[in-house]
Small-subunit ribosomal RNA, central domain from a Methanobacteriota archaeon, 353 nucleotides, folded computationally. The sequence was found in a public genome assembly.

Context: one part of a larger RNA
RNA sequence: UUGAGCCUAAAGCGUCCGUAGCCGGUCCGGUAAACCCUCGGGUAAAUCGAGCAGCUCAACUGUUCGAAUUCCGGGGGGACUGCCAGACUUGGAACCGGGAGAGGUCAGAGGUACUCCAGGGGUAGGGGCUAAAUCCUGUAAUCCUUGGAGGACCACCAGUGGCGAAGGCGUCUGACUAGAACGGAUUCGACGGUAAGGGACGAAACCCUGGGGCGCAAACCGGAUUAGAUACCCGGGUAGUCCAGGGCGUAAACGCUGCAGGCUUGGUGUUGGGGACCCUACGAGGGUGCUCAGUGCCGGAGUGAAGAUGUUAAGCCUGCCGCUUGGGGAGUACGUCCGCAAGGAUGAAACUU
Numbered sequence: 001u002u003g004a005g006c007c008u009a010a011a012g013c014g015u016c017c018g019u020a021g022c023c024g025g026u027c028c029g030g031u032a033a034a035c036c037c038u039c040g041g042g043u044a045a046a047u048c049g050a051g052c053a054g055c056u057c058a059a060c061u062g063u064u065c066g067a068a069u070u071c072c073g074g075g076g077g078g079a080c081u082g083c084c085a086g087a088c089u090u091g092g093a094a095c096c097g098g099g100a101g102a103g104g105u106c107a108g109a110g111g112u113a114c115u116c117c118a119g120g121g122g123u124a125g126g127g128g129c130u131a132a133a134u135c136c137u138g139u140a141a142u143c144c145u146u147g148g149a150g151g152a153c154c155a156c157c158a159g160u161g162g163c164g165a166a167g168g169c170g171u172c173u174g175a176c177u178a179g180a181a182c183g184g185a186u187u188c189g190a191c192g193g194u195a196a197g198g199g200a201c202g203a204a205a206c207c208c209u210g211g212g213g214c215g216c217a218a219a220c221c222g223g224a225u226u227a228g229a230u231a232c233c234c235g236g237g238u239a240g241u242c243c244a245g246g247g248c249g250u251a252a253a254c255g256c257u258g259c260a261g262g263c264u265u266g267g268u269g270u271u272g273g274g275g276a277c278c279c280u281a282c283g284a285g286g287g288u289g290c291u292c293a294g295u296g297c298c299g300g301a302g303u304g305a306a307g308a309u310g311u312u313a314a315g316c317c318u319g320c321c322g323c324u325u326g327g328g329g330a331g332u333a334c335g336u337c338c339g340c341a342a343g344g345a346u347g348a349a350a351c352u353u
Base pairs, nucleotide, nucleotide: 003325004324005323006322007307008306012321014201015200016199017198021194022193023192025088026087027086029084030083031082033081035077036076037075038074039073040072041071048066049065050064051063052062053061054060091191092188093187094186095184096183097182103177104176105175106174107173108172109171110154111153114150115149116148117147118146119145120144121143125136126135162169163168206247207246208245209244210243211242215241216240220236221235222234223233258320259319260318261317262316263315266298267297268296269295270294271293272292273291274290276288277287278286279285302309303308326353327352328351335346336345337344338343
């Protein structure tokens, strides 16, 4: 609970698509559902207002008149909403142009390091730590060098740089594919906004099947430390991490800030596009300023409890959705749905304070 709110106090669904619903640009004409005015009918009692009366007054009660809403019918109005018809281009969509990008999927190629194997050289240590030890090493380690194999990763460039709805994306090349920005004297002509249900995507971990396994490394085993040390440190090490296919559906999934549109002083970087001027070694070059879109910093008014925010709003408005209503109990129990499981989704109460 017709209220006030949701960056940090409780509260924005992890993200997007989209059904119903709700909301909807400019102009002309019509209509009159809705709306407004008016007239008539109707409008129980109590209540309410006014007058009068009864209890000694009053409250209270009685009586007369009146008021008020829902409702029905007639007449009128035409601004707004709706409906019908027509037109428009600013919203939206499409098309064209030259650019930008770690956007996605698949395939191929490369690079350093690491580990292992083999050959050659070489000899007593190596490794590790605060200090050590476990550990490796005379069947020759560590180290130098040559060759090979393997899996993972992608230094520098790298930038509060870019792209993506979010999760996220970083060596190179190719194929396929998606989106955004800018520019246009092009086309359609409101086709739009949001979105309950619903659907899709969704880090890491985890699960199933089959591969793969260098390094790292839960669990585990040792060595230390310590009063103890089921840890921190050291030596090993299995799942896992990687690939393909399927499942799970959660995160401080964060900007702790839902989406869309409009309006409201500025300064300064940077990324992409457009066009202007100047310089030029004419290069896809350099500089200056304008503009559109993005991304940062600073900051005015305003807002805010303050921190802060401040044209990328948390300012001023509009539309739609989600959510909150003291703490604990508890994101628990029960039920239902989903899942192979782990568990997820929905989600109380008693009691306590």
It matches the Rfam family "Archaeal small subunit ribosomal RNA". Its Rfam clan is "SSU clan".